[in-house]
RNA sequence: CAGGUCGGUCGGGCGGUCGCGGCCCUGGUACAGGGUCGAGGAAAGUCCGCGCUCCACAGGGCAGGGUGCCGGGUAACACCCGGGGCGCCGUAAGGUGCCGGACAGGGCCACAGAAACAUACCGCCUCGGAUGAGGUAAGGGUGAAAUGGUGGUGUAAGAGACCACCGGCGAGCGCAGUAAUGCGCCGGCCAGGCAACCCCCACCCGGAGCAAGGCCAAGCAGGGACCAUCCCUUCGGGGUAAGGGCGGCCCGUCCAAGGGUCCCGGGUAGGCCGCUAGAGCCGCCGGGAGACCGGUGGCCCAGAGAGAUGACCGCCCAUCUCCUUCGGGAGUGGACAGAACGCGGCUUAUAGACCGGCCUGGGUG
Numbered sequence: 001c002a003g004g005u006c007g008g009u010c011g012g013g014c015g016g017u018c019g020c021g022g023c024c025c026u027g028g029u030a031c032a033g034g035g036u037c038g039a040g041g042a043a044a045g046u047c048c049g050c051g052c053u054c055c056a057c058a059g060g061g062c063a064g065g066g067u068g069c070c071g072g073g074u075a076a077c078a079c080c081c082g083g084g085g086c087g088c089c090g091u092a093a094g095g096u097g098c099c100g101g102a103c104a105g106g107g108c109c110a111c112a113g114a115a116a117c118a119u120a121c122c123g124c125c126u127c128g129g130a131u132g133a134g135g136u137a138a139g140g141g142u143g144a145a146a147u148g149g150u151g152g153u154g155u156a157a158g159a160g161a162c163c164a165c166c167g168g169c170g171a172g173c174g175c176a177g178u179a180a181u182g183c184g185c186c187g188g189c190c191a192g193g194c195a196a197c198c199c200c201c202a203c204c205c206g207g208a209g210c211a212a213g214g215c216c217a218a219g220c221a222g223g224g225a226c227c228a229u230c231c232c233u234u235c236g237g238g239g240u241a242a243g244g245g246c247g248g249c250c251c252g253u254c255c256a257a258g259g260g261u262c263c264c265g266g267g268u269a270g271g272c273c274g275c276u277a278g279a280g281c282c283g284c285c286g287g288g289a290g291a292c293c294g295g296u297g298g299c300c301c302a303g304a305g306a307g308a309u310g311a312c313c314g315c316c317c318a319u320c321u322c323c324u325u326c327g328g329g330a331g332u333g334g335a336c337a338g339a340a341c342g343c344g345g346c347u348u349a350u351a352g353a354c355c356g357g358c359c360u361g362g363g364u365g
Base pairs, nucleotide, nucleotide: 001361002360003359004358005357006356007355008354009353010352012316013315014314015313016312017311018310020038021037022036023035024034025033026032027031040336044347045346047345048344049343050342051341052209053208054207055206064205065204066203067202068201069083070082071081072080073079084099085098086097087096088095089094100200101199105198106197107194108193109192121140122139123136124135125134126133127132148166149165150164151163152162153161167190168189169187170186172185173184174183175182176181213273214272215271216270222264223263224262225261226260227259230239231238232237243255244254245253246252280299281298282297283296284295285294286293287292317334320331321330322329323328
């Protein structure tokens, strides 16, 4: 210098003119003026995990769900950091997939094949009259998978039956490591796989959600007291939205009336709280390999209600397109997106710019 790989940061800047929302102050009914604050790294998907609120709940167990190599971080996690094993991609830096138990038990393993876990189809060997009986996993054949491989000993033929080497396994020993695990020795242990089928083991998990939940509380309806009215009366009183006419009374029918004030409980509309000062942000110091933790100083940074955070102009920096006499010129004009209890993650979207670690190749000293 070129190519690559991993991680991090930013995601237009300055000025002006209008406009919008919250809060404070002033004038003060509506309103006006001034001050101050006013989106994001994802505010998104709502996929995990918490705080908070109400409901449920003695302890423990069952059922159900989740997590699953090891250690650490954290309020917690399915997240993050560091480490391990086995594979795949890459020259490399690095990327990527998988991970408790098959020696508790059950179940399953299509087709093919004799057989899919205890089995002999062909072949081989022995006996034998035999198309039978027994032995045999060396060879053939089927299959995704069939008794570890090569050579030897051995045998009737064979076989991890035995031996050497190689491979695997070991819940055998030693050493290293907190551990996963690694290395060495030893042991013929070599008769499979699936746990995202049930199951077993360890650990974790109550339900619903801010329309949670709490406070105040019109109007209408309900309950009560009093007043007024009207009716009855044995003159004491009684009834009351009652009552009156027809009538002895009941039913029935017609007419009239069906008022006011205050109090009470629950509670609708409506209002207030919850609501944003917090697992907060920034700087410095310290611990740690890191995630992260501790100390210290400074800061206050949207709160809401169907919902404000915008538009234009000027200058500038990127981007992209075109032209070029390679100096530059013209045009374009910011990606994805937008809070509504809060927080930690994950995932997804994102024009472009910047910084750093590492790897490979080339050049120069």